[in-house]
RNA sequence: AAGCAAGGUAGAGGUGCGCAAUUCAUAAGUAGCCGCGCGGAGAAGAGAGCGUGAUUCAUUGAACCGCGGCAAAAGGGGAAAGCGCCGAAGUACAGAUAUUCGCUGGAUCUGUGCUGGGCAUAUCGUGAACAACGCUGUGACUGUCACCUAACGGUGGAGUGCUAUCGCUUAA
Numbered sequence: 001a002a003g004c005a006a007g008g009u010a011g012a013g014g015u016g017c018g019c020a021a022u023u024c025a026u027a028a029g030u031a032g033c034c035g036c037g038c039g040g041a042g043a044a045g046a047g048a049g050c051g052u053g054a055u056u057c058a059u060u061g062a063a064c065c066g067c068g069g070c071a072a073a074a075g076g077g078g079a080a081a082g083c084g085c086c087g088a089a090g091u092a093c094a095g096a097u098a099u100u101c102g103c104u105g106g107a108u109c110u111g112u113g114c115u116g117g118g119c120a121u122a123u124c125g126u127g128a129a130c131a132a133c134g135c136u137g138u139g140a141c142u143g144u145c146a147c148c149u150a151a152c153g154g155u156g157g158a159g160u161g162c163u164a165u166c167g168c169u170u171a172a
Base pairs, nucleotide, nucleotide: 001170002169003168004167007166008165009164010163011162014086016085017084018083019082022079023078024077032070033069034068035067036066037065042057043056044055048104049103050102051101089115090114091113092112093111094110095109096108097107116142117141119139120138121137122136124134125133126132144157145156146155147154148153
């Protein structure tokens, strides 16, 4: 110096990442239930959606609509603290598993690709949402390495990175 090597171990970034529980609003005076009115024949019906549909309710009055009364939950989010962490994790696609009457969605696992990190902002999407999140673009910030510079600083790269440490082999 090269190879093994995208090696082992430890560690750093900062409005850093993830998790479930608690709490607070939101969802919402909504769904649903009850009563009355109107109306006059339909309505409901297998987990988040759709399909199918056994069946059930209904002229002893269905749906729709109006008024009055009672009145949620899930999902999404904020807060502070805790726990686990630093490919933390997120996202896209594909496959598998369990669940269903069937399909989709969602969940879990696996594989592959992309993203250093968060912040702000615009379009679009998800969403009840002026919340929040996701994709893409833009902007500045920030950690790190390489190159240039006397310095300030500039340019570029990517986590397969960076810092420290632990070897073997080969060659000189």

Description: Predicted 3D model of a 172-nucleotide RNA (Lysine riboswitch aptamer) from an uncultured Clostridia bacterium. The sequence was found by an Rfam model in a public genome assembly. Its Rfam family is "Lysine riboswitch aptamer". Rfam describes the family as follows. Riboswitches are metabolite binding domains within certain messenger RNAs that serve as precision sensors for their corresponding targets. Allosteric rearrangement of mRNA structure is mediated by ligand binding, and this results in modulation of gene expression. This family includes riboswitches that sense lysine in a number of genes involved in lysine metabolism, including lysC.